[in-house]
A computed fold for a 72-nucleotide RNA from Callorhinchus milii, annotated as transfer RNA. Its Rfam family is "tRNA". Its family is annotated with triplet codon-amino acid adaptor activity in the Gene Ontology. It is annotated as a transfer RNA. The sequence is in RNAcentral, with records from Rfam.
RNA sequence: UGUCCUAUAGCUCAGUGGUUAGAACACUUGCCUCGGAAGCAAGAGACCUGGGUUUGAUUCCCGGCAGGGCGA
Numbered sequence: 001u002g003u004c005c006u007a008u009a010g011c012u013c014a015g016u017g018g019u020u021a022g023a024a025c026a027c028u029u030g031c032c033u034c035g036g037a038a039g040c041a042a043g044a045g046a047c048c049u050g051g052g053u054u055u056g057a058u059u060c061c062c063g064g065c066a067g068g069g070c071g072a
Base pairs, nucleotide, nucleotide: 001071002070003069004068005067006066010025012023013022018055027043028042029041030040031039048064049063050062051061052060
């Protein structure tokens, strides 16, 4: 410098142009226990950023930042 891929919760991943964005683990609280673990119930927690298209964008398009693969 070119090209391709990725970006969603603390971590690992789903997901879809439509009104509640989910799962497991982790975290908090309660139940249980002599106390813990396990189990059960409840809760908090997220769409990288700027623009565009659209009635509506986390999803589609373009730019940027970051990470990764390949090539020079």